[in-house]
RNA sequence: AUAGAGGCGCAGCUGUCAAAAGUACCCCAUGCGGAAAAGCCUGCAAGGUGUUGCACGGGAGAAAGGGGCAUCUGCCGAAGGAGAAGGUGUUGCGGCCGGAUCCUGGGCAAUCGGAGAAUAUCCGCUUGACUGUCGCAUUUGCGGAGAGCUAU
Numbered sequence: 001a002u003a004g005a006g007g008c009g010c011a012g013c014u015g016u017c018a019a020a021a022g023u024a025c026c027c028c029a030u031g032c033g034g035a036a037a038a039g040c041c042u043g044c045a046a047g048g049u050g051u052u053g054c055a056c057g058g059g060a061g062a063a064a065g066g067g068g069c070a071u072c073u074g075c076c077g078a079a080g081g082a083g084a085a086g087g088u089g090u091u092g093c094g095g096c097c098g099g100a101u102c103c104u105g106g107g108c109a110a111u112c113g114g115a116g117a118a119u120a121u122c123c124g125c126u127u128g129a130c131u132g133u134c135g136c137a138u139u140u141g142c143g144g145a146g147a148g149c150u151a152u
Base pairs, nucleotide, nucleotide: 001152002151003150004149007076009075010074011073012072014070015069016068017067026059027058028057030055031054032053038052039049040048041047043093044092045091079104080103081102082101086097087096088095105131106130108128109127110126112124113123114122115121133144134143135142136141
């Protein structure tokens, strides 16, 4: 440098299905309404605006993110997580872009925490056995990390 292996292996596009949800938005009717309120600008504070609002009932009625399944595609630091400098934006804070650098071999299960509409699912710490790989021992075992391991 090339080619490979770990298996409920990783990630992505497309299609479809459920859920989101009879929710948001809109229309009608009734009732209420603080004006220094609420609402909106706007995720938060400040500020602005100035009644545009709220409740119940009725009508009609979505979507995104996330998920299941299937095909296909790219692959085996696949990928996931944390994240500096710098940039953007603002009245300010958040936010967004960015990625130096750091952690994790892999999937599974569980407690806890976070995200989420959710009991789905995902992420993180910890623990547990299982599994692949190399090293040391040789009976069982012990240890390391993917910048690894095997072959040429």
Molecule: Lysine riboswitch aptamer
Organism: sheep gut metagenome